[in-house]
């Protein structure tokens, strides 16, 4: 250089052409003598510009990172 796979929350992964779902972290309550574990709430994301479509996180192009393979 060239192929391929990836980029969604503070972290680890989901789904999907119809307004994004969970665990853990975090904040508040509840429980306790306190803590800790439990339970309950809440908060917070889609790498970047364009195009496609009424609608794009999803398709398409570059373009930036990250992995792996080839040279």
């Nucleotide at each position: 250089g060239c192929c391929g796979c990836g980029g969604u929350a503070g972290c680890u992964u989901a789904a999907u052409g119809g307004u994004a779902a969970a665990g853990c972290a975090g904040g508040c309550g509840c429980c306790u003598g306190a803590a800790g574990a439990g339970c309950g709430u809440c908060u917070g994301a889609a790498g970047g510009c364009a195009g496609u479509u009424c609608g794009a996180u999803u398709c398409u192009g570059c373009c930036c990172c990250g992995c792996g393979g080839c040279a």
Description
The prediction has a mean pLDDT of 81. This is a predicted structure of a 71-nucleotide RNA (transfer RNA) from Candidatus Liptonbacteria bacterium RIFCSPLOWO2_01_FULL_56_20. Its Rfam family is "tRNA". Rfam classes the family as a transfer RNA. Lineage of the source: Bacteria > Bacteria candidate phyla > Candidatus Liptoniibacteriota. It was read from a public genome assembly.